[in-house]
RNA sequence: CGAGUCGGUGGGACGAUCGCGGUCACCUCUCGGGGUGGUCGAGGAAAGUCCGGACUCCACAGGGCAUGACGCUGGGUAACACCCAGGCGGGGCGACCCGACGGACAGUGCAACAGAGAGCAGACCGCCGAUGGCGCGGACUCCUUCGGAGUCCGUUGGAGAAGUGUUCCACUUCUCCCGCUGGACCUCCGGGGACGGUGGAACAGGUGAGGGUGAAACGGUGGGGUAAGAGCCCACCAGCGGCACGGGUGACCGUACCGGCUAGGCAAACCCCGUCAGGAGCAAGACCGAGCAGGGACAGGGCUGCCCGCCCGCAACGUCCCGGGUAGGUCGCACGAGGCCGUCCGGCAACGGCGGUCCCAGAUAGAUGAUCGUCCUCGACAGGAUCCGGCUUACACGCCGACUCGCAUA
RNA sequence: GCGGGCGUCGUUCAAAGGCAGGACCUCAGAUUUCCAUUCUGACGAUGCCGGUUCGAUUCCGGUCGCCCGCU
Numbered sequence: 001c002g003a004g005u006c007g008g009u010g011g012g013a014c015g016a017u018c019g020c021g022g023u024c025a026c027c028u029c030u031c032g033g034g035g036u037g038g039u040c041g042a043g044g045a046a047a048g049u050c051c052g053g054a055c056u057c058c059a060c061a062g063g064g065c066a067u068g069a070c071g072c073u074g075g076g077u078a079a080c081a082c083c084c085a086g087g088c089g090g091g092g093c094g095a096c097c098c099g100a101c102g103g104a105c106a107g108u109g110c111a112a113c114a115g116a117g118a119g120c121a122g123a124c125c126g127c128c129g130a131u132g133g134c135g136c137g138g139a140c141u142c143c144u145u146c147g148g149a150g151u152c153c154g155u156u157g158g159a160g161a162a163g164u165g166u167u168c169c170a171c172u173u174c175u176c177c178c179g180c181u182g183g184a185c186c187u188c189c190g191g192g193g194a195c196g197g198u199g200g201a202a203c204a205g206g207u208g209a210g211g212g213u214g215a216a217a218c219g220g221u222g223g224g225g226u227a228a229g230a231g232c233c234c235a236c237c238a239g240c241g242g243c244a245c246g247g248g249u250g251a252c253c254g255u256a257c258c259g260g261c262u263a264g265g266c267a268a269a270c271c272c273c274g275u276c277a278g279g280a281g282c283a284a285g286a287c288c289g290a291g292c293a294g295g296g297a298c299a300g301g302g303c304u305g306c307c308c309g310c311c312c313g314c315a316a317c318g319u320c321c322c323g324g325g326u327a328g329g330u331c332g333c334a335c336g337a338g339g340c341c342g343u344c345c346g347g348c349a350a351c352g353g354c355g356g357u358c359c360c361a362g363a364u365a366g367a368u369g370a371u372c373g374u375c376c377u378c379g380a381c382a383g384g385a386u387c388c389g390g391c392u393u394a395c396a397c398g399c400c401g402a403c404u405c406g407c408a409u410a
Numbered sequence: 411g412c413g414g415g416c417g418u419c420g421u422u423c424a425a426a427g428g429c430a431g432g433a434c435c436u437c438a439g440a441u442u443u444c445c446a447u448u449c450u451g452a453c454g455a456u457g458c459c460g461g462u463u464c465g466a467u468u469c470c471g472g473u474c475g476c477c478c479g480c481u
Base pairs, nucleotide, nucleotide: 001406002405003404004403005402006401007400008399009398010397012375013374014373015372016371017370018369020041021040022039023038024037025036026035027034028033043381047392048391050390051389052388053387054386055281056280057279058278062308063307064306065305067277068276069275070274071273072086073085074084075083076082087101088099089098090097091096102272103271107270108269109266110265124211125210126207127206128205131204132203134200135155136154137153138152139151140150141149142148143147157177158176159175160174161173162172163171164170165169178199179198180197181196182195185192186191219237220236221235222234223233224232238262240259241258242257244255245254246253247252285331286330287329288328294322295321296320297319298318300312301311302310303309338358339357340356341355342354344353345352346351376379411480412479413478414477415476416475417474420434421433422432423431428464436452437451438450439449440448457473458472459471460470461469
C1' cells in the first nucleotide's frame, strides 16, 4: 500500500421566532377552562410481535393424559429458543466464521430415476467350475451276447514366441514341458521307451475382488491363501464396541489391551428419552358518575382441550341469549430485574457485589413540527401507547480499537 | 391486543418429499369459399432469501403481501 476478519460507537450542529403534549408556581374565571413564567418531551432499532418474564384476573394455580416448545457441557440470569466460556463436527492459507449438536441394536416408515442388486442386498458382463451331473476315453464284472447294465479311474494343465482386436485382458497359430492312455522295441526283469491318441462344453453351482449404475453398493493398502475369490487369514491404517489407567467439575481428550472383523443414511418422517409450560391478556383489572325497558331459556356452572381434584350454586340478588342504554372521569401509568460514573472487589468472560450520582415522555383520535440565519462530511431506516430482558429485520454517511493474509522497503 | 389461513402459467384449480399437470385464455397449423365450432401442437408459473435432505411446490426459519376470526 492492497485485500480481509472481529468488537465497539455516532446517527447533522448552533441560534432566533411561532406552535404542540405533560408537569410545577402564580394570576384569572361564567368552574368547562384560559393566561404568564419555569422545566421535561421518542429509538438503536421505539418496528416485526418471534421468544422469555413482571403485573392483573380466573378455585388455592394442584395431579395425570393430550398438545406444544426446547435438546453437546459448564456457568450467567427473574426467565428464555438469550448471553459467556469450553468440547465436538464442518468451512477458510489465516485472523476467524457456521452448527435444531440427545437417540437409527425400542418400534414403524422412506429412498424417485438409473442399475444385476437399495436394506437380514444382489449375479448383467467378467472370473472359476473345487463338488455334483452330462459328454468323452480306458479297465474290470455281470447278463436272454446285434448289444446293454453296473463299479472304478482319468478328463478341460503350465511356459514362451508371433499376429489380431480396444489398454488391462482376450482370441488364433506355432514350439517346448506336463498329466492320462495305447505301445513296436530294448532289458541286468528293477525298468526304459521311438511313435500314436487325448486334455469337451460351462448345466447345476461358487464368487462379491474387477467393469458398469447411483446421492448412497456392506472398510483401505500390501501379502498369504484358493478351483476362482472374499476379513477367509495375517501386518499396518481408518472406524465401532468393551475394559483399564491418566487429565478435566463436565461435554470430552490421551495411552494401552481385548473383541468380532465393519454394525449404512434420513428423526427440520412418525416416534422414544429428558427438561419446561394451567389459561387469558392493560380493551387485563379496580373505583366513581350518567343513562335504559324489558323479554326468553336453563340446573348445573367455573378453573378457556379431556379426566381427577377443588370452588361456587342447588332456585333467582345466578348464568346465557335477544332487546334497550352509555361512548364520561380517576387509578392501573412511569422509581424501575432503572440510567450514568469508578485506576474499587470477585470472575477468563457473561455477570455479580460495593460506592457515588441522576430522575429521564406518559398521550387517549393520540403531543416532537414549521420558518429564518450560520456552518459541515449535506443527513439513512424510522416514531412511544402497561413495562422490562432478548432475538430478528431495516438503515445514508462516518469514527475508534484489536487482529490476519499478500506485496514492497528497511 | 390476541389468534388462524393463503401465496403455483395471463385467469381458475391440482400435485403433499421423486420429470410441476388440467381447464379457460394467447399463438400457430388443419378443416371451411370465409367465419364460428371442432381437432392437433406450441408458449407460459411454485412471492423472495436461507437451511434440512441424495433430492423441496411440499419440511423448518426469516421476510414481503393478501384474507379471515375474537375482544

Two RNAs folded together computationally: RNase P RNA and transfer RNA, 481 nucleotides in total. It holds a member of the Rfam family "Bacterial RNase P class A". It is annotated as a ribozyme. Its family is annotated with ribonuclease P activity, tRNA processing and dimeric ribonuclease P complex in the Gene Ontology.